The prediction has a mean pLDDT of 83. A computed fold for a 1499-nucleotide RNA from an uncultured prokaryote, annotated as small-subunit ribosomal RNA. Rfam family: Bacterial small subunit ribosomal RNA. The RNAcentral record of the sequence draws on ENA.

RNA sequence: AGAGUUUGAUCAUGGCUCAGAUUGAACGCUGGCGGUAUGCUUAACACAUGCAAGUCGAACGGUAACAGCAUCUAGCUUGCUAGAUGGCUGACGAGUGGCGGACGGGUGAGUAACGCGUAGGUAUCUGUCUAAGAGAUUGGGACAACACGGGGAAACUCGUGCUAAUACCAAAUACGUACUACGGUAGAAAGGCCGGUAUUUAUACCAGUCGCUUUUAGAUGAACCUGCGUUGGAUUAGCUUGUUGGUGGGGUAAAGGCCUACCAAGGCGACGAUCCAUAGCUGUUCUGAGAGGAAGAUCAGCCACACUGGGACUGAGACACGGCCCAGACUCCUACGGGAGGCAGCAGUGGGGAAUAUUGGACAAUGGGCGCAAGCCUGAUCCAGCAAUACCGCGUGUGUGAAGAAGGACUGAGGUUUGUAAAGCACUUUCAGCGAGGAGGAAAGGUUAUAUGUUAAUAGCAUAUAGUUGUGACGUUACUUGCAGAAGAAGCACCGGCUAACUCUGUGCCAGCAGCCGCGGUAAUACAGAGGGUGCAAGCGUUAAUCGGAAUUACUGGGCGUAAAGAGUACGUAGGCGGUUAUUUAAGUCGGAUGUGAAAUCCCCGAGCUAAACUUGGGAAUUGCACUCGAAACUGGAUAACUAGAGUACAGCAGAGGAAAGUGGAAUUUCUAGUGUAGCGGUGAAAUGAGUAGAUAUUAGAAUGAACACCAGUGGCGACGGCGACUUUCUGGGUUGAUACUGACGCUGAGGUACGACAGCGUGGGGAGCAAACAGGAUUAGAUACCCUGGUAGUCCACGCCCUAAACGAUGAGAACUAGCUGUUGGAGGAAUAUAAUCCUUUAGUAGCGUAGCAAACGUGAUAAGUUCUCCGCCUGGGGAGUACGGCCGCAAGGCUAAAACUCAAAUGAAUUGACGGGGGCCCGCACAAGCGGUGGAGCAUGUGGUUUAAUUCGAUGCAACGCGAAGAACCUUACCUGGUCUUGGCAUCCCAAGAAUCUUUAAGAGAUUAGAGAGUGCCUUCGGGAACUUGGAGACAGGUGCUGCAUGGCUGUCGUCAUCGAGUCGUGAGAUGUUGGGUUAAGUACCGCAACGAGAGCACCCCUUGUAAUUAGUUGCCAACCUUAAGUUGGGCACUCUAAGGAGACUGCCGGUGACAAACCGUAGGAAGGUGGGGACGACGUCAAGUCAUCAUGGCCCUUACGAGUAGGGCUACACACGUGCUACAAUGGCGAGUACAGAGGGAAGCGAACCUGCGAGGGUAAGCGGAUCCCUUAAAGCUCGUCGUAGUCCGGAUUGGAGUCUGCAACUCGACUCCAUGAAGUCGGAAUCGCUAGUAAUCGCAAAUCAGAAUGUUGCGGUGAAUACGUUCCCGGGCCUUGUACACACCGCCCGUCACACCAUGGGAGUGGGUUGUACCAGAAGUAGGUAGUCUAACCGCAAGGAGGACGCUUACCACGGUAUGGUUCAUGACUGGGGUGAAGUCGUAACAAGGUAGCC
Repeated sequence: AGAGUUUGAUCAUGGCUCAGAUUGAACGCUGGCGGUAUGCUUAACACAUGCAAGUCGAACGGUAACAGCAUCUAGCUUGCUAGAUGGCUGACGAGUGGCGGACGGGUGAGUAACGCGUAGGUAUCUGUCUAAGAGAUUGGGACAACACGGGGAAACUCGUGCUAAUACCAAAUACGUACUACGGUAGAAAGGCCGGUAUUUAUACCAGUCGCUUUUAGAUGAACCUGCGUUGGAUUAGCUUGUUGGUGGGGUAAAGGCCUACCAAGGCGACGAUCCAUAGCUGUUCUGAGAGGAAGAUCAGCCACACUGGGACUGAGACACGGCCCAGACUCCUACGGGAGGCAGCAGUGGGGAAUAUUGGACAAUGGGCGCAAGCCUGAUCCAGCAAUACCGCGUGUGUGAAGAAGGACUGAGGUUUGUAAAGCACUUUCAGCGAGGAGGAAAGGUUAUAUGUUAAUAGCAUAUAGUUGUGACGUUACUUGCAGAAGAAGCACCGGCUAACUCUGUGCCAGCAGCCGCGGUAAUACAGAGGGUGCAAGCGUUAAUCGGAAUUACUGGGCGUAAAGAGUACGUAGGCGGUUAUUUAAGUCGGAUGUGAAAUCCCCGAGCUAAACUUGGGAAUUGCACUCGAAACUGGAUAACUAGAGUACAGCAGAGGAAAGUGGAAUUUCUAGUGUAGCGGUGAAAUGAGUAGAUAUUAGAAUGAACACCAGUGGCGACGGCGACUUUCUGGGUUGAUACUGACGCUGAGGUACGACAGCGUGGGGAGCAAACAGGAUUAGAUACCCUGGUAGUCCACGCCCUAAACGAUGAGAACUAGCUGUUGGAGGAAUAUAAUCCUUUAGUAGCGUAGCAAACGUGAUAAGUUCUCCGCCUGGGGAGUACGGCCGCAAGGCUAAAACUCAAAUGAAUUGACGGGGGCCCGCACAAGCGGUGGAGCAUGUGGUUUAAUUCGAUGCAACGCGAAGAACCUUACCUGGUCUUGGCAUCCCAAGAAUCUUUAAGAGAUUAGAGAGUGCCUUCGGGAACUUGGAGACAGGUGCUGCAUGGCUGUCGUCAUCGAGUCGUGAGAUGUUGGGUUAAGUACCGCAACGAGAGCACCCCUUGUAAUUAGUUGCCAACCUUAAGUUGGGCACUCUAAGGAGACUGCCGGUGACAAACCGUAGGAAGGUGGGGACGACGUCAAGUCAUCAUGGCCCUUACGAGUAGGGCUACACACGUGCUACAAUGGCGAGUACAGAGGGAAGCGAACCUGCGAGGGUAAGCGGAUCCCUUAAAGCUCGUCGUAGUCCGGAUUGGAGUCUGCAACUCGACUCCAUGAAGUCGGAAUCGCUAGUAAUCGCAAAUCAGAAUGUUGCGGUGAAUACGUUCCCGGGCCUUGUACACACCGCCCGUCACACCAUGGGAGUGGGUUGUACCAGAAGUAGGUAGUCUAACCGCAAGGAGGACGCUUACCACGGUAUGGUUCAUGACUGGGGUGAAGUCGUAACAAGGUAGCC
C1' cells in the first nucleotide's frame, strides 16, 4: 500500500466482499510447563447456609461464664476432691455510656441533569487532627442493668422497687464568641489512669498523660452557584401559573419561589423550548498516518441506587446496603391472636443464558475501626484453588546416518515422492518426576541497659541507641543441587482466484461446498476420502462485535449538463457575506508569563525479577480552560470622509412585455334562394356516413364562433410559464448618451409571499372548427387500438380554485479575471460617399466555430461545464417508493413533507468492437428481369418419413439429410431377427504336454459340429534339442459395428473473401489508423489522396488440360510423290495428320478517345487467340460443440459361458400413405421400316474375345489375336436418303399380367438381369408453387468406365448436333463496404413488460381486543414533619402552697406515598377480512419497450 466482483472488452460512477488490528468473548477439534493479568456483558430475577462492624473495664453499676487467690463447709490421711462465700485479682456475658457504624465493599436500575468534565465563584458547615488563647467552680434529680410480679406460642412486653457514671439537669464564671434598641442581653465544662508524698487508706495534694468546655486560625472533608462542553428524533412547534420578577415574612449550615401572602405579567423557544426514545459521566480503551470513528470490563475520580414507593429520626456528617417507621409485592414461622426477612458485600444455590470460578487460608504484610497500650475486629486486603480467557516465556530433543530400506501415494512402468525423514550409531537432560538443601517478603511488639526531654524526682511517660527475645497465611515458596532415562509432552486450519500451498480415487446439478466471484449435469487442483504441500503452533479454526481499508457523509478530504443530485420562477424576512481612505478600540487573531489540566495509562531514558510479559524511578506529553502582560496587519465595533458598486434626475431608442375597450378581412360550418344531375365522401383496399325529399359542384345573401396566412428570421420582448391582425387608453421592464445628485443604500436568501403551460374542478355564459369518453365501419386469430364516418365533455369568455410537467440549456443566483474568428438584433460615435449599400470603434443582447484549460468520455469553451469569491438548494447502491403511516393544503382529483421491513450483487453513464434493424447509401451474384428447358399432374425406378414386423441393422435431418455412407443386400456382405451351438475362444503373445505339417474318406446333423478310418513321417543339429505348424490344458488375456462425434485425432461438408502483423501515430483505455475517401477492378486489382510507412497469407502468378505455328523424334501412327495390294496390307518415306518432349506466343505491348498528366475503361488494327482466352487442380483465416467412435485411430465407461465367436433360415426388398431425386412418355421438329456417314475417351488375362457355325432373340458352339497407338470390347446415336402412318388414347405410350426361354451363380421361392410371343394401364404437356442454365453453354444424341459372378433409369467421364436472351438493378433471395440506431453480446431463433393461477416472506388498512407509559379533573389519605389545641399525664427549674414554665401522649389542620373513579394522548402486541410489494420450476394470455421495435419514444 491494495485486491475481487457489473462488460464481449474499456474507462468512469457506484455498491457489495476480502486481506489488518482488537475483545471481559463463546463454540468445534486438540492440549506439556511456568510467570503475569482477567473471569455473570443475560434476570437491578429469587435466594438455603456461613461469614462480611465492631471496640473500649484506663467512662459506669457490676459478676452470667473461665482462671487464680482468700475464707468456710463436707468427704476425710499431711493433701486431694466437691460445694458455698468473697469482684480481691486476671479478665468478662448482658446492660448504661463513648467512639465507629455516613468509611471500606457491591451494582449501573434510574438520570439528557450543574449528573459528569473543565474553568471559576461564595452566602456556608466541618467529628477526629494541627497551632494558639481562655477555662474546667458549686449542686441536683433520674433511668437501665438487677430483684419481685404479670401477659404472650413466639417476637417481645407491662407494672412495682433499688442503683452508678465521662449519661441527664440547674446555678456560677465569660479573655475571646453571638445578638443588640448600643443601654445591654445570652451562652460552657467531666472526669479517668500511671507515679510520688501525706493520711483516718475513704481521700487530699504534687507532677505527668489521656479526656472535657469555649474561641480563633489552619488542614481535611462536605454544601451551594455560574460560563463552556456533553446521544438521536421536527412524521415532537409551541411550552410555562410558583410559572418569571419584586416586596414583606418564614425556613436552611448557607444564596435562592426553597416555602408563603400581596403586586406586576412575565419567562423559555428555529442558536431547537416542550415531548418521545436511548444512555451512568470521566481519566481512559480499541482502531486510525492523522483528523476522526467506536467503546466506557478490570484499575482510578465523580454520581446514583440498596426488594418497590414514601418518610423522617439520630448525628460533625445519612434522609443511612448488613439502622428506624409506614404502604405494596414476595418468601418464611405461627398455638391464627400475631410476628420475621431483604447477598446490586465474600463464597454459594436455583433460574435465565452461547457464556463467566471455591460455601478455601490468613490477618504474616498494606490499610481501616476501637483502645493509653497489649490487643480485638476486618470475605477491605494478602494469598491459595478453578478456567489455554488473554499476554509473555520455555519445552516436546541434538549430531551423524543412502541400501536413498520397508510401507504409503503417484507413474510415461523407467521411475518419482514421503526422505536424513525413520531404523542404526554417538551425545545432551531444560521442563515434568523422585530426593536433598534453601533466601526474601519482618518493619514492628515485648524485655534489659544507656542517653536525652518533662518533672521536685533516679518514678512514670516520650524519644533515640545497643543487647536480647521473637511474629509468615502463602509454603513441600522462589532459587540451588543430586539421580535416572530420549525417556512423559503436537495439533489445528487451509491448498480454484483474491491468497502461501496439487495430485489420485469416489460421487455425477446428487450428496455437498461457499467470505465475494462461484464450484458439482462421468475425466471436479472448488464436494468426500487419501497421499503430498502451505500457514500458524499449545494452540488452531469458526461465529459475534468495533475501527480500518471506505476520499463509501469528504473539517483535513467528495460531488450535482448526460452516472444519485440545481428548488418551475421571482420578490423578500431572519441569517451569512460585503467597495475605498483615515483615526480609534481590542471582541476575534498572534506572542510571552502564571495557574490548572489527579494518579495510573500512552511515549522517551533508566532500574528490578536470568530475559520478556510484569513492576518501578525520572522526564516528556496532556493539542484544553482560566487569568495576566503585550502587538494592531487582517476580520469585527465606533467615528469621520470618498465614489469605481448600487440608485435617482435629464434626453433618446427598440420591442408578439402586461391589462382593458373597440374595429377588420380571409377561411370553415350552418341557413335562405338560384343554376344543375347522380353521384359525393373516404381508404392500402373498403365500408359505415351523406344524396333523387336534389347532395357534391357552382352563384348570391345572411348568421355565428374561434384563430389571425403572407410579413417571419438559430429575429424581438418577458423572472419563469409564455407573448403574433389593427386602433386607442392605462402600465412594467430593458438599453444608449452626456452631465448632475445620493453616498455602500449591495449580493444571496432558511421560513414566507406572489406568479406559474396543459389537463382538471365550481358558478354563469358561449359553442364554428377540432375532439377524450361513446357509437358505428374496417383491419385482425382477437383489436376494448393504430385507419375511416360520426360525436359529448373540453377547447373560448368572466369570476374562483388546482400548483403539477422531459416546468430542459436536464446547467441556481451574483461578482471578477482568462486567445481569437464569423453571423445577426437594438443604441451611440467616427470615416468615405450626392444618397443608399459599405468600413472602423464601442455598448447591450442573440447564434455558429474554436485556443488554453476542464471533463469518465461525449463535450464545454467570455452566454464556461475554465480560474476564483459569496450565499442558497440538493445527492450518498438498485428495487421496495416518491409508496405506507402521521401532519399541512385542496370542493374533489390530488399535491407537499416522507420512512421501514424485506430483497438483489449489482443497477447506471460515456465511449469501443461486433451482430442485428419491417434504418439509409453504394456494389456484386442465373438474385431478379429477358429467354430456353424442366420439376410439381401420369406410370415406373430409387432414397426418405411414417406404419408394420420376430427383425424390417445403423448412421445422415433446412439451405449444407432424402439415386446420401452404398463404385452396386439372392448366400456371403450383415452389423438385425429366430433356432441350434462354443467358452483362453475365429484372431495375437507367453508357458506346459503330445503330435510333422498336410491330404483322402465314412456316419449323424439344417449346418456349425461330433464320432471314426486311412495315407503321410518333412527341415536344422554339437544328438541334449531347436524352428515352423496342428491338437489338448492352466491363466495372464483376446474380442465387442456396445455407449459417448458434447472427451478426441484424422477426414469432410457449409458460408464469407478477406483474417492479420511490425514498428510509427492518435486515444486514460477498450481500440483506432493502415484496411477509410475519389474514381477503378473479377479481385484489399492497381492508382491518386491521406499519419501513415511497410510486411505477410489469400487473389493473381506458378501447375495440368485445351486452342496456334515451328523445332526434335517417327512405331504399333501417317501416306504427297514411287512400287504393290481387297485393305497403309507391304517396300519406301517422315512432307502432312497424329503422337509426346522441351521451348515460342498475349504483355493493355501499339494506336485513337475518355479519365485527374493516374490507375483504368472504351474502340480499331495486327493476331490462332485480347484484356484472368476456355476448363481444372489448388484455396489463408474463421463460423456452425455442423457430420463421422459403423473406414481407421483413440481417452473414459460398460459386457466377459456374453453386448464375444460359429452356424442354418429369415430380414435389410414389407405397404393405407406423404415427400425428394430421376427415367419413360403424352407424339408428326414424331413413331415405324429400309439404306447410309462421321467420334472421343476408356477397359481387357480366373480377362477382352474377332472371324466362322447356330438360334427370331437373349445367347450357344468352336476359336484367331491381344498384357495393347498393333488384337478385342466397337455396328456410335441423333444425322442424311427413301417409304409409311395423318391427330386417333393412335402404327403414340409402354406399365401390368400370362406363357416360353437365355445367362450368371452351390443356389434366382421370398429376391437378379435379359430375350421372344401375347396382353396394352395411366397419360392428350400438368394447380399453388418451384429448379437449372449466359456459349461450344442450355437443350438433345449416343459411347465408355469404376463397383461387379450376375444385377443401373444411379454415379463418374467422353465426344456428336447445337440455340435463345440479358433493357436494366425498382423489387425477391444471398452477400460485401460505408454510415446510423440499439436496453442485443448464447448476439433478433436476441432482449423484455403486465395481468392471471400456485407457494412462501415481510408489510399497510381493519370491527376491535389485551398490555405499558403518560396528561387532566376529582376522591382518598398510612407513616412522618410542621402548625394548632389544653383532653390526659408529667423527676430536675420557679413557687410556702395552690400552681406555673417546659415536656410527652392524644385530637386536629396542611403537605404527601400507595390506591380509586372518569376522560384523553402515546406506544407495543394481537385480529376475521382486505390492499399492494418481494421472491420463486421451463405455468396461462398477449407482445408494451429496445431497430423507424413495425402507430417514434418519453413526461